[in-house]
RNA sequence: AUGAACAUUAUGGGAGAGACUGAACUUUAAGGUUUCAGCACCGAAGGAGCAAGUCCCAAAAAUCCUUGGGGUUAAACUCUCAGGUAGAGGUACCAUAGUGGGACG
Numbered sequence: 001a002u003g004a005a006c007a008u009u010a011u012g013g014g015a016g017a018g019a020c021u022g023a024a025c026u027u028u029a030a031g032g033u034u035u036c037a038g039c040a041c042c043g044a045a046g047g048a049g050c051a052a053g054u055c056c057c058a059a060a061a062a063u064c065c066u067u068g069g070g071g072u073u074a075a076a077c078u079c080u081c082a083g084g085u086a087g088a089g090g091u092a093c094c095a096u097a098g099u100g101g102g103a104c105g
Stems, first nucleotide, its partner, number of pairs: 006100008018039001020038005026031001040085003046081001047079003053072007
C1' cells in the first nucleotide's frame, strides 16, 4: 500500500392496513391527547416456524441405491407474540459518503 465479511453514523428513497366504536379526563360545544374495553385489519422494527441439501443412527443391503428416525439449515415464505392501521415519528431493504474492522492479495 489492496481494503472482504460484519457493526455503526449521516443523507436520500422506502409499502401495507379503521383519523373504527364506546366509556372516562379536558372543553360552552366541537376537537385533541391520554387511559380502559371491544371488534376489524397490516407485515418491512424485533421475534418464532419450516424446504432442498448435508450429517448421524437403524433396517434391508459387503459399496452405491431404498425406507424410517434424529441433528443442522434460508427467505421479502408462514405466524401475528411484539409492533403497526390520518399526520408526525419509526420501519426491512436500496444507494451514496464516512468511521470501526482487518478477510484476501
Background: RNAcentral holds the sequence, with entries from Rfam. This is a predicted structure of a 105-nucleotide RNA (Glycine riboswitch aptamer) from Ammoniphilus sp. CFH 90114. The model forms 91% of the base pairs in the Rfam consensus. The source organism's lineage runs through Bacteria, Bacillati, Bacilli, Paenibacillaceae and Ammoniphilus. The prediction has a mean pLDDT of 77.